Molecule: Bacterial RNase P class A
Organism: Pseudomonadota bacterium
């Protein structure tokens, strides 16, 4: 100097004028409301609605099945399929990156075509031996070739008629011992010639986790509810007490609820359904948080603890816009709707830290 890898911060700025929404001060006003001032006012992803929670209700709150999710090990967290660190496999010269990473000897299924043969497996070409003759037959073989995504351990040496773990060495595989590590795993060593392939992002098996619905949750106030009709189910028992109208308690029952089913539990004198008519506005939930920033301590790290500091947009047919001027890096993707923690996707630029490789100079 060039080419890369992995992180962090930022996301046009300034000024003026007019215009919006919240909070607050003040003036006018009985109130409703109107005016003046101050102050605050979209994101790193607000997007996707993909995960996990907080919160609300079912509800008094359980068990089983089904269903769904997840899948190496150890930690972190409120929790997770998330994050951190490690292991294995693969890619890269490297810094690094990726992983749907439990089980194929529990069972079922699938692998077209080609090929001799694709798991109840085998001989097309070839090689060797014998016989006979000019070409064939018998036997042996799976080392060489062909087909295929994949051909039944691999490489080398010896041996053999030719070959083959047939024998040997190394690798691989299986079993055992031992070392390091919490573990996943890695190493060393002994014995054994040892084959029964692939695929689970196919069904399945195993381990772990899971109640459901969701702010349009759920409360409060207001308005209206023709003193309208039809159909079905059900409309009890016992005890105590009584001013004899009734009241209380227990059990049971049609129905309803537990948002898939069953058990079980709860409410329980009413319930379900059809025709027709009427009303539907305001307000709370709604923003102080498992939150943020700084410092210190511990930890490889995610993070934890302690101290200190500041504070925040809460709209509701939906607020932050328009114009002008200057500067510059010439502005992309793009707008909160209960809140938070993650993941994924889109994206113009600017600044910055560490590391890797190549070249040159000293």
């Nucleotide at each position: 100097a060039g080419a890369g890898u992995u992180g962090g911060c930022u996301a046009g700025a300034c000024a003026a004028c007019c215009g919006c929404u919240g909070u607050u001060u003040u003036u006018c006003g009985a109130a409703a409301g109107a005016g003046a001032g101050a102050u605050a006012g979209a994101g790193g992803a607000a997007a996707g609605u993909c995960c996990g929670g907080g919160c609300u209700c079912c509800a008094u709150a359980g068990g089983g099945c089904a269903a769904a999710g997840u899948g190496c090990c150890a930690g972190g967290u409120a929790a997770u399929u998330c994050c951190u660190g490690g292991g294995a496999a693969g890619c890269g010269u490297g810094a690094g990156c990726u992983u749907a990473c439990g089980g194929a000897a529990a069972g079922u299924g699938c692998a077209a075509c080609a090929g001799a043969a694709a798991a109840u497996a085998a001989a097309c070409c070839g090689c060797c031996u014998u016989a006979u003759u000019u070409a064939u037959a018998a036997g042996g073989u799976a080392a060489g070739g062909g087909u295929g995504a994949a051909a039944u351990g691999g490489u080398g040496c010896g041996g053999u008629a030719a070959g083959a773990g047939c024998g040997c060495a190394c690798c691989g595989c299986g079993u055992g011992a031992u070392u390091g590590g919490c573990a996943a795993c890695a190493g060393u060593u002994a014995c054994g010639g040892c084959a029964u392939g692939g695929u689970a992002a196919a069904c399945c098996c195993c381990g772990c986790u899971u109640g459901g619905a969701g702010c349009a949750a759920g409360g409060c106030c207001a308005a209206a509810u023709a003193g309208a009709g039809g159909u079905c189910c059900c409309c009890g028992u016992g005890a105590u007490u009584u001013u004899c109208g009734g009241a209380u308690c227990a059990c049971a029952a049609a129905a309803c609820g537990c948002u898939g089913c069953c058990c079980g539990c709860g409410u329980u004198a009413g319930g379900a359904u059809c025709u027709g008519g009427g009303u539907a506005g305001g307000u709370c939930g709604c923003u102080a948080g498992a939150a943020c920033u700084g410092u210190g301590u511990g930890g490889u790290g995610a993070c934890a603890c302690a101290c200190a500091g500041g504070u925040g947009a809460g709209a509701u047919g939906a607020a932050u816009g328009g114009u002008u001027g200057u500067c510059c890096a010439c502005g992309a993707c793009a707008g909160a709707a209960c809140c938070c923690g993650g993941c994924u996707u889109a994206u113009c630029g600017g600044c910055u830290a560490a590391c890797u490789c190549u070249u040159u100079u000293u």